A computed fold for a 71-nucleotide RNA from Leptolyngbya sp. 'hensonii', annotated as transfer RNA. It matches the Rfam family "tRNA". Rfam classes the family as a transfer RNA. The RNAcentral record of the sequence draws on Rfam.

[in-house]
RNA sequence: GUGGACAUGGUGUAGCGGUAGCAUGUGAGGCUUCCAACCUCUUGGUGUGGGUUCGAGUCCCACUGUCCAUA
Numbered sequence: 001g002u003g004g005a006c007a008u009g010g011u012g013u014a015g016c017g018g019u020a021g022c023a024u025g026u027g028a029g030g031c032u033u034c035c036a037a038c039c040u041c042u043u044g045g046u047g048u049g050g051g052u053u054c055g056a057g058u059c060c061c062a063c064u065g066u067c068c069a070u071a
Base pairs, nucleotide, nucleotide: 001070002069003068004067005066006065007064010024011023012022013021018054025043027041028040029039030038047063048062049061050060051059
């Protein structure tokens, strides 16, 4: 250089074009003599910019970053 895969809360990981879930974590409360465990509630996310669409995490294009393959 060329081709391919991936990018979603602090972390990991789902998501037939129609309310963005789950786990863990943060915070508060409960339980306990205290701690841990457990229970309840809360908090927080679609890499950037365009396009298609009534509607995009999802489809298309470009860019950025990471990884893989190739001479």